RNAcentral holds the sequence, with entries from MGnify. c-di-GMP-I riboswitch aptamer from uncultured Rubripirellula sp., 76 nucleotides, folded computationally. Its mean pLDDT, the model's own confidence on a scale to 100, is 79. NCBI's taxonomy places the organism under Bacteria, Planctomycetota, Planctomycetia, Pirellulaceae, Rubripirellula.
C1' cells in the first nucleotide's frame, strides 16, 4: 500500500458489482477474461413438449483474491 469474511446502503434475473465501515490475507491481490477451472441462467441459442413448463451449455454473462498466460512498473 491493497483489503478477505461479515455489516449497511445500492444495483442486477442471478452468479456477482457499486460505495462506506472492517481485516482474512497479499510482495504486483497492478492492469488484460487470451487458455483451463469454478459459479449464474433473465434473454437468445437448441432439445423435449405442447401452450402449464421443463432441460441444456455448443450460447451469454461473473470471478484476475482459482491456477497459467501476456503487458506495465519495481513494492517494505
Nucleotide at each position: 500500500g491493497c483489503a478477505a469474511a461479515c455489516c449497511a446502503c445500492u444495483u442486477g434475473a442471478g452468479a456477482g458489482g457499486g460505495u462506506g465501515g472492517g481485516a482474512c490475507g497479499c510482495a504486483a491481490a497492478a492492469c488484460c477474461a487470451c487458455g483451463g477451472g469454478u459459479c449464474c441462467u433473465a434473454a437468445c441459442u437448441u432439445c423435449u413438449a405442447a401452450c402449464g413448463a421443463g432441460a441444456a451449455a455448443u450460447a451469454g454473462g461473473a470471478u484476475c483474491g482459482c491456477c497459467g498466460g501476456g503487458u506495465u512498473a519495481c513494492c517494505a